[in-house]
């Protein structure tokens, strides 16, 4: 001092928003939608004024009628019309003036359109080889002669356009001659102009300039499509000649062979291009209405002529469609000019008034013409602006709507009272625009200005699910609809339809269209490619891109000044006129471009000269299954042939096909042939990739290390190109041992074209050529740089070291874990990057149609590269969370299993269900978790059903009104309900008015429903499951859903508990606390007990409360105490002690939560339904029915037993409309008495099995009792349907139950009998109770449930889950398709119109020249030829788009058939490529991927 940072000043600039939708959720990728702004717009509801714009986007289709270019008499010969004078009324004159007509300038401007045109069209800057009327400037001239032709007249032809033939006549019409500064030529010479008219001018002529226009060249810049790759013959240049205003192949001759093209030719599509214009932060993207500039065109096509200029919109001539007129003979026409018609169309205006300005054209000028232009109609079509009142006015009318019935909203909103006039109306004044001494205004009696009256005439439209501001009743009932996208509608719809409110905008407001934008969703700014869509299978290498260090020079690229230009208009600023804005006008910047020029020299570049770090080369040393060939070896599998030997082998989940007495398999010698190389072997080696393995030998690529040397950037990458390129398959020729698609054949199987067995073809191998493709994957392109490390491994250098081989240390170079920072959407990558960067190349932009048609290449076929679109959908997708599930895995728990024990399923029976059957056979409950359940009692009642009689304010409640007390009885009819009649009875309280239950009546309000939704509810219950588990709270990780605690080590019945730890704590649940029971104490004894005393038949008494027991309250059990073992834990094991031992045993108790479980018929209850009935009341029948199926029970099949007789010991309870002691009759059920107890007192209450003894003796019986007769009891108004017992009598079926399947782990199972609730009565159900009292198991392989962690997932309605193809049927879109009809392009031949032009020109010809009577010449025409050509014919080719029987896929559609391919190990892993099979999903072979689950081994790397 550079450079970076920070600050501060100045100076320019003023500007970027997101949301919704994939999922259970979440982060990402990706697509679709909204929400903004703009319209030349349309549609639908609406509609008051004004300003100021703007108005056929479609058919460049046809066009009635009207205008839209003329003008000048001061060029000219006139005088047809009007005026004015004159008249003999025939006429005639005058030039105020003016129609045809010569002539002159204008008709090339203006004004429309946008069809052609991808082009020097057009923008932008340049350029020379040109022309210019009118205008300006300057110079110089303007002098001498002729001859016609129109107008006219006269005659002719046609219908008409229109013409033709004879005559006169003027010019600033026309020709001739001179002359000139001019042009040509070197010269010499040649050539070649003019009009007048008045007098002041305006012209005229020739030059040489400007000025504004035109023409021509170039540079650059301008859409798509390679499924358009070659194109071109006057094509490219030269040389000559023609032509042109001018350069030029512009056009001839000749000559040469050239040009253009991947930086896109040709071809094909489509477009008019600019300045703007919409949008956008901006770069950009879309656009090219209007205004302005440039082109292009003027029915279609094709020509010329005039002329300064045209190849002419409102001239010409010719072809052609159309149209139109006609006497049929022949004429006429172009609205893409204003108006305007009709078509088309979703859609676009008056046949306006006017030359007052403003501009043109002509003229000297007056004028005169102007549908340019000025205005004015019409349209809310757009942008501005304005109003439709303003102030008061109620704790707030009515109406309408909602309600919780109490309100609340619309709401100061209206009425009402007061006041204002803005627009509008009416009436009066009135401009500016006019430039001027003055005249002159379409718009217009307009803008603007006073007054006047009166709130009077002036709001809609479209939305309220969510984005997106705004909500409620009502209908409706997946209908009808809605809908931009998500999605709403299946009886409680803020989403459809009305309506109350409410939200937006507002003369509008919405809707559909279109275009930027949000869209960083083609990414220059500003996007990616392991796994979302995306890296060619490798490699060489061409063009191009890009490329090391130093000097020197140039100066293309860059920079920096300066000049030109880059219309205006628009758009920004700052101003200024309309009342303001919209519009308008000034000013200023601004135009980011493009050129010309002066300069710098840092980086690119370009030249020249050097260097070496890049890259290559030598030297010398080295590993390798790196190619290629040739030759060799063992071991095995098959067969062969021979030998032993004897019945089986083989196979498989099991088993058949096979082979096997004709002698296999098995052994054993010997031989043949093919392939293919075990260990060595390693995530180890080579190699571009594909690959690549015994072993020798030829050849021969390539790499790595070292160490000098040499070459000097020779380099990286690579569009096209070229080599290579597993396996399958193809051709051709061998070869064939195991394998083995296809194929046959046995299995399995509902079927098995299949997985598994026997066979077994091509194939596989070998040479030769072809194919070019894989999950050809690291799903990762090549090169180069840089950015922590730590452990292995190949190969190869150093050092130290050793006797040597290791082993240590430093390096190169592969190849491999794990990891920093960094990335990333997570997953993971991480010096072998997926990081930081730089160079070059491939690809991709939602999904499916689809890698599929169609078209090209290439192939012998298979096929492969290239590669759409219509249609459909809102989605498809990566990663990662929780969960469920898995024919996943691990560990644990349970009467799960298994060890026993005992049933059930086989019989009768009862009971409940289905089923069926009925006038009903009421309703529910429906794996487990419905079925002896609601039902803890259906003979009536119950009851809800079914018939049949009846009742309607009602069998209940509440209110109001009359009247009665209630109520009691009795008789009648009737099945009954009820009905009808009689008879009694006047209560209770009172402030004396009334009141309070009840009763009948009477009318509405209401009642009342076991009617419907348990999928609209509360409450209550089941179940998983008495499993152990579900959660927070702060913190902590992660973008995030989550995670973490809660998971590990142990242990527990347990998320118990105890180490450990990014957790720490905490809540619901586990356990504890509660009840029973089990051991003991203390209180307390009566109805309870009696040990001791005393009594008695008798705990009966008296006496006691120690026992028993009652029933309050305590004690007691904590792994507390030894030992072990265990991490010094937690805890387990064993022992002690104890009545009890490890939750002491059994109950209550059931976390978040599932299962739209169950229940509206227990109760509650929305919202619907019925109201003379779906509500009340009664009789009667039904729920009890019966070919049958299934559930859950009793009794039993018998000697463990049945009968008989005898003796014994319990709890738990219940009871006065009640249990009943004794007594009596009765075989008995039961009955008549009768006494106790309202209960530790009476009483039910003899408990049974059990024990004694006795009897039967294996039998359908002394088993078993069903069924059925009969005689009785009880209960109740009633036992028929339909109750229980009893007694005699009958005395069925069953002799241990098939498949399967239930309970039980200790005072349990099993066996036994007992209370009770319900109940008049009726138990084989049920709740409880005690008696007797085993057995087996200490274990988790297996089946079923569960738990926790773990893995997969394409599941989330969660495996009862997703899902795949074929067939069937509707529709849609779409290939092929014999063809067919159209349209376009270009060749090639034929015809060839108008017309230039060139040739000829016998015919014709006033001007000049000769000659002069005729006539020659010079020029010129007519006419013919020829050459170029529009259109037209004919033939074949190419695109393009319709259209086509029949036909191929494909997409779509609440419930159609087949089957399961895929997701889990998906029940054979799936997938790729290639083959070949098969209804279909698919199977098989080959080869190869991991995007494979599980278990082992092996090897690494992490930790210790």
């Nucleotide at each position: 001092a550079a450079a970076u940072g920070c600050a501060u000043u100045g100076u320019u600039a003023u500007g970027g928003a997101g949301a919704g939708u994939u999922u259970g959720a979440u982060c990402c990728u990706a697509g679709c939608u909204c929400a903004g702004g703009a319209c030349u717009a349309a549609c639908g509801c609406u509609g008051a004024c004004g300003g100021u714009a703007u108005g056929c986007c479609u058919u460049a289709u046809a066009c009635a009628u009207g205008c839209a270019a003329g003008u000048c008499g001061a060029a000219c010969g006139g005088a047809a019309a009007g005026g004015c004078c004159c008249u003999u009324c025939g006429g005639g004159g005058u030039a105020c003036u003016c129609g045809a007509g010569u002539g002159g300038c204008g008709g090339a401007c203006u004004g429309g359109u946008g069809a052609g045109u991808a082009a020097c069209a057009c923008g932008u800057a340049g350029g020379a080889a040109u022309c210019u009327a009118c205008c300006c400037u300057u110079u110089a001239g303007u002098g001498g002669g002729g001859g016609a032709c129109a107008a006219c007249u006269c005659g002719g032809a046609g219908a008409a356009a229109u013409u033709c033939g004879a005559g006169c006549u003027a010019a600033u019409a026309c020709c001739c001659c001179a002359u000139a500064u001019g042009c040509c030529g070197c010269a010499a010479g040649g050539u070649g102009a003019a009009a007048g008219u008045u007098u002041u001018u305006c012209g005229c002529u020739a030059a040489a300039g400007g000025a504004g226009g035109a023409g021509c060249c170039u540079g650059c810049g301008c859409u798509u499509g390679a499924u358009u790759a070659g194109c071109u013959a006057g094509u490219u240049g030269g040389u000559g000649a023609g032509g042109u205003a001018a350069u030029g192949g512009c056009u001839c001759a000749c000559c040469a062979a050239g040009g253009c093209a991947a930086c896109g030719a040709u071809c094909a599509a489509u477009a008019g291009c600019u300045g703007g214009u919409c949008u956008g932060a901006g770069a950009g993207g879309a656009u090219g209405a209007c205004c302005a500039g440039c082109c292009a065109c003027a029915a279609u096509g094709g020509g010329a002529c005039u002329g300064a200029g045209a190849u002419a919109c409102g001239g010409c001539c010719c072809a052609u469609a159309c149209u139109c007129c006609u006497a049929c003979g022949g004429g006429a026409g172009g609205c893409a000019g204003c108006a305007g018609u009709a078509g088309g169309g979703a859609a676009u205006u008056u046949u306006g008034c006017g030359c007052a300005a403003u501009g043109g054209a002509c003229g000297a000028a007056a004028g005169u013409c102007u549908g340019a232009c000025g205005c004015a109609g019409c349209a809310a079509u757009a942008c501005c602006g304005u109003g439709u009142g303003u102030g008061g006015g109620a704790a707030g009318a009515a109406g309408c709507u909602c309600u919780g019935u109490g309100g609340a909203g619309u709401g100061u909103a209206a009425a009402c009272c007061a006041c204002u006039g803005u627009c509008g109306g009416c009436a009066g004044g009135g401009a500016c625009g006019a430039a001027u001494a003055a005249a002159u205004g379409a718009c217009u009696g307009u803008a603007c200005c006073u007054g006047c009256a009166a709130a009077g005439g002036a709001a809609g439209c479209a939305c309220c699910g969510g984005c997106u501001a705004a909500c409620u009743c009502u209908g409706u009932g997946c209908c009808a609809g809605c809908a931009g996208c998500c999605g709403c509608g299946g009886u409680a719809a803020u989403a459809c339809a009305g309506a109350g409110g409410g939200u937006g905008c507002a003369a509008g407001c919405g809707u559909u269209g279109u275009c930027c934008g949000g869209a960083u969703u083609u990414a220059u700014u500003g996007g990616g490619c392991g796994u979302a869509a995306a890296g060619c299978g490798u490699c060489u290498g061409u063009a191009g891109g890009c490329g090391g260090c130093u000097u020197u020079u140039c100066a293309a690229g860059u920079c920096c000044g300066a000049a030109g230009u880059g219309a205006a208009a628009g758009a920004g600023u700052g101003g200024a006129g309309c009342u303001c804005a919209a519009c308008u006008c000034c000013a200023u910047a601004c135009c980011c471009g493009c050129u010309u020029u002066g300069g710098a020299a840092a980086c690119u570049g370009a030249a020249a000269a050097g260097c070496u770090a890049g890259a290559g080369a030598a030297u010398g040393u080295u590993a390798g299954a790196g190619g290629u060939a040739a030759g060799u070896g063992g071991a095995a599998u098959u067969c062969c042939a021979a030998g032993u030997g004897u019945a089986g082998c083989g196979g498989u989940g099991a088993a058949a096909u096979g082979c096997g007495u004709a002698g296999a398999u098995a052994u054993u010698u010997g031989g043949a042939g093919g392939a293919a190389c075990a260990c060595c072997a390693g995530a180890g080696g080579c190699g571009a990739a594909a690959g690549c393995g015994g072993c020798u030998u030829a050849c021969u690529g390539g790499g790595a290390c070292a160490u000098u040397u040499c070459u000097g950037a020779c380099g990286c990458u690579g569009a096209g190109a070229g080599a290579c390129g597993a396996a399958a398959g193809c051709c051709a020729g061998g070869g064939g041992a195991g394998c083995g698609a296809a194929a046959g054949g046995g299995a399995u199987u509902a079927g098995a074209u299949a997985c598994c067995c026997c066979u077994g073809u091509a194939g596989u191998c070998c040479u030769g050529g072809c194919c070019g493709u894989a999950a050809a994957c690291g799903a990762u392109g090549a090169g180069u740089a840089c950015u922590a490390g730590u452990c292995g491994u190949u190969c190869u250098g150093g050092g130290a070291a050793u006797c040597g081989a290791c082993c240590c240390c430093c390096g190169g170079a592969g190849u491999g874990a794990c990891g920093a920072a960094g990335c990333u959407a997570a997953c993971g990558c991480g010096u072998u990057a997926a990081g930081u960067a730089c160079u070059c190349c491939g690809c991709c932009u939602g999904a499916g149609u689809a890698g599929u048609a169609u078209g090209u290449a290439c192939g012998c076929a298979a096929g492969u590269a290239u590669g759409a679109a219509a249609c459909u959908c809102a989605a498809a997708g990566g990663a990662a969370u929780u969960g469920a599930c898995g024919g996943g895995g691990a560990c644990c728990c349970g009467c799960a299993c298994a060890a026993g024990c005992g049933g059930u399923g086989g019989a009768a029976c009862a009971u409940g269900u289905g089923g069926u059957u009925u006038a009903a056979u009421u309703c529910g409950a429906u794996g487990c978790a419905a079925c002896g359940c609601g039902a803890a009692a259906a003979a009536c009642c119950u009851u809800a059903c079914c018939u049949g009689g009846u009742c309607u304010u009602g069998a209940c409640a509440u209110c109001u009104g009359u009247a009665g007390a209630a109520u009691g009885a009795a008789u009648c009819g009737g099945a009954g309900a009820c009905g009808a009649u009689u008879c009694g009875g006047u209560g209770c309280c009172u402030u004396c008015g009334g009141g309070a239950a009840c009763u009948a009546u009477a009318a509405g309000a209401c009642a009342g429903g076991u009617g419907c939704u348990g999928c609209a509810u509360g409450g209550c219950u089941g179940u998983c499951g008495u499993c152990a588990g579900c959660u927070c709270g702060u913190g902590u990780c992660g973008u995030g859903a989550g995670a973490u605690g809660u998971u590990g080590g142990g242990u527990u019945a347990a998320g118990u508990c105890c180490c450990g730890c990014a957790a720490c704590g905490a809540g619901c649940g586990c356990a504890a606390c509660c009840c029973a029971c089990g051991u003991u104490g203390u209180u307390a004894g009566u109805u309870g007990c009696c040990a001791u005393c005393a009594u008695u038949u008798a705990g009966u008494u008296g006496g006691g409360c120690a026992c028993u027991c009652u029933a309050a309250c305590g004690a007691g059990a904590c792994c507390g105490c030894c030992g072990g073992u265990g991490u010094u834990a937690a805890a387990c094991c064993g022992g002690a002690g104890g009545a009890a031992g490890g939750u002491g045993u059994g109950g209550a108790u059931g976390a978040c939560g599932u299962c739209a479980a169950g229940u509206c018929c227990u109760c509650a209850u929305g919202g619907c339904c019925c109201u003379u009935a779906u509500g009340a009341c009664c009789a009667g029948g039904g729920c009890u029915a019966c070919a049958c199926a299934c559930g859950u029970g009793u009794u039993a099949c018998a000697a463990u037993g049945g009968c008989c007789g005898g003796u014994a010991c319990a709890a738990c309870g219940g009871g006065u409309c009640g249990c009943u002691a004794c007594c009596u009759a009765g075989c008995a059920a039961u009955a008549g008495g009768a006494g106790g107890c309202u209960a530790a007192u009476c009483c039910c209450u003899u408990a049974a099995a059990a024990c004694c003894g006795g009897u039967c003796u294996c039998a359908g019986u002394u088993c078993g009792g069903a069924u059925u007769g009969u005689a009785g009891g009880c209960u109740g108004c009633a036992a028929c349907u339909c109750g229980c017992c009893u007694g005699c009598a009958u005395g069925a079926a069953g002799u241990c139950g098939g498949a399967a399947u239930c309970g039980c782990u200790a005072g349990u199972a099993a066996a036994c009998g007992c209370a009770g609730a319900u109940c008049a009565g009726c138990a084989u159900g049920c709740u409880g109770c005690g008696u007797u009292g085993a057995a087996u198991g200490u274990g988790u392989u297996c089946c079923c449930g569960g738990g926790u962690c773990u893995u997969g997932u394409a599941c989330a309605c969660a495996c009862c889950g997703c899902c795949c193809g074929u067939c069937a049927c509707a529709c849609c879109a779409u290939g092929g398709g014999a063809g067919a009809g159209g349209g376009u392009a270009a060749c090639g031949c034929c015809c060839g119109a108008a017309g230039u032009c060139u040739g000829u020109g016998a015919u014709c010809c006033a001007a000049c020249c000769a000659a002069u009577u005729u006539u020659g010449g010079a020029g010129g025409a007519a006419g013919c030829a020829g050459c170029c050509u529009a259109a037209g014919g004919c033939a074949g080719u190419g695109c393009c788009a319709u259209u086509g029987a029949c036909u191929g896929g494909g997409g779509u559609g609440a419930a159609g058939u087949c089957g399961u391919a895929a997701c889990a190990a998906g029940g054979u892993a799936g997938c790729c490529g290639u083959a070949c099979c098969g209804g279909a999903a698919g199977g098989u072979g080959u080869g190869g991927c991991u995007g494979g689950a599980u278990c082992a081994c092996c090897u690494c790397c992490u930790u210790u």

Predicted 3D model of a 1504-nucleotide RNA (small-subunit ribosomal RNA) from a Candidatus Caenarcanales bacterium. It was read from a public genome assembly. Taxonomically the source falls in Candidatus Caenarcanales (Bacteria, Bacillati, Candidatus Melainabacteria, Vampirovibriophyceae).